[in-house]
RNA sequence: GGAGCCGGGGAGAGGAUCGCGGCGGGAUCCGUCCCGUCGAGGAAAGUCCGGACUCCACAGGGCAGCGCGCUGGGCAACUCCCAGGCGGGGCGACCCGAUGGAAAGUGCAGCAGAGAGCAGACCGCCAGCGGCCGAUUCUUCGGGAUCGGUGCGGGUAAGGGUGAAACGGUGGGGUAAGAGCCCACCAGCAUCUCGGGCAACCGGGAUGGCUUGGUAAACCCCGCGUGGAGCAAGGCCAAAUAGGGAAGCCAUGGCGUGGCCCGCGCCGCUUCCGGGUAGGCCGCUCGAAGCGGUGGGUGACCACCGCUCCAGAUGAAUGAUCCUCCCUCGCGGGCGCAGGGGUAGACGUUUCCUCUUCGCUUGCGGGGAACAGAAUCCGGCUUAUGACCGGCUCCAUUC
Numbered sequence: 001g002g003a004g005c006c007g008g009g010g011a012g013a014g015g016a017u018c019g020c021g022g023c024g025g026g027a028u029c030c031g032u033c034c035c036g037u038c039g040a041g042g043a044a045a046g047u048c049c050g051g052a053c054u055c056c057a058c059a060g061g062g063c064a065g066c067g068c069g070c071u072g073g074g075c076a077a078c079u080c081c082c083a084g085g086c087g088g089g090g091c092g093a094c095c096c097g098a099u100g101g102a103a104a105g106u107g108c109a110g111c112a113g114a115g116a117g118c119a120g121a122c123c124g125c126c127a128g129c130g131g132c133c134g135a136u137u138c139u140u141c142g143g144g145a146u147c148g149g150u151g152c153g154g155g156u157a158a159g160g161g162u163g164a165a166a167c168g169g170u171g172g173g174g175u176a177a178g179a180g181c182c183c184a185c186c187a188g189c190a191u192c193u194c195g196g197g198c199a200a201c202c203g204g205g206a207u208g209g210c211u212u213g214g215u216a217a218a219c220c221c222c223g224c225g226u227g228g229a230g231c232a233a234g235g236c237c238a239a240a241u242a243g244g245g246a247a248g249c250c251a252u253g254g255c256g257u258g259g260c261c262c263g264c265g266c267c268g269c270u271u272c273c274g275g276g277u278a279g280g281c282c283g284c285u286c287g288a289a290g291c292g293g294u295g296g297g298u299g300a301c302c303a304c305c306g307c308u309c310c311a312g313a314u315g316a317a318u319g320a321u322c323c324u325c326c327c328u329c330g331c332g333g334g335c336g337c338a339g340g341g342g343u344a345g346a347c348g349u350u351u352c353c354u355c356u357u358c359g360c361u362u363g364c365g366g367g368g369a370a371c372a373g374a375a376u377c378c379g380g381c382u383u384a385u386g387a388c389c390g391g392c393u394c395c396a397u398u399c
Base pairs, nucleotide, nucleotide: 001395002394003393004392005391006390007389008388012325013324014323015322016321017320018319020039021038022037023036024035025034026033027032041371045382046381048380049379050378051377052376053230054229055228056227065226066225067224068223069222070084071083072082073081074080085099086097087096088095089094100221101220105219106218107215108214122160123159124156125155126154129153130152131150132149133148134147135146136145137144138143168186169185170184171183172182173181187211189208190207191206192205193204194203195202196201234282235281236280237279244273245272246271247270248269249268253267254266255265256264257263289308290307291306292305293304294303295302296301326368327367328366329365330364331363332362333361334360335359336358338356339355340354341353342352
């Protein structure tokens, strides 16, 4: 100098003016006004997990469904976090993994390939075999024998070839050619066992049959967990209008039923009651809270002490302008260190001119952006986004 990996905090600070919302106090002509104080985020987002809280349901047990799945720990809880194991990727810093079970059962596997699951024979290899063709030879003329060819049938799975994957690997024996067919070593598996570790697991030994592919975010098996709805939860107050219930009043009226009477039903007015809508209030923000310190722990995190109070709006406030400081970028000036080049010079030193990197200082100008915006509240995850700082790795070059 280049290419990367990981982590961290922060999202400018102070002030003035105007404007907006909550709370407290005051004034008021009840319309509002004045003073004080507080007023978005690291993600307030997606609403993907987990809880608090509220209502409904619920003897107890089970099935189904759904979720999760190495081990230990953290946490109110988690599908989150920390530490470790195992597997995979990278030269490395480091990163990724729904990471129980595939010798319980069922299923699935594109293309290529002969064959993809108790597989298969395209090329090749093979002869102790049948067929066909040719040559030689024998013949009782029907055919037989030997050799060669063909590669249709047969054996084989070493080698070639296909594939992500081809039914252990290497070497030797063996064989017509071959093959765990046999043997040695290695790998892997099962059982037993020793050592380390809380454990996942790791390392070693003995024996065995010679080897049992992948896929479970496919069904499934095993283990654990799991009732439902959500602040529009839920509770309280409560208009107008319509409708409901009760009591009373009135012509003993009208209408319906019916041929008529009785009976029954409906229609009016007043008072009271209850449900519910609009609207208002509560829930509502003090909480697994924040900050600082000490201690414990590798860490996530925990304990103790002290201090602080930090938005609660409901068509929904949190904005705008200016000043100073700080940070940063661009251009220009000055100073300094280092290096290169040039002039004078034989060389060195020195002087002068000039260029480059870096640092300090100063003048002018620009920027403080991006993503985004609370709505019951917390803990996570994920996604969006601009600038900065620190540590580490690899490569190249120089001293």
This is a predicted structure of a 399-nucleotide RNA (Bacterial RNase P class A) from an Acidobacteriota bacterium.
Its mean pLDDT, the model's own confidence on a scale to 100, is 76.
The sequence was found by an Rfam model in a public genome assembly.
Its Rfam family is "Bacterial RNase P class A". Gene Ontology terms of the family: dimeric ribonuclease P complex, ribonuclease P activity and tRNA processing.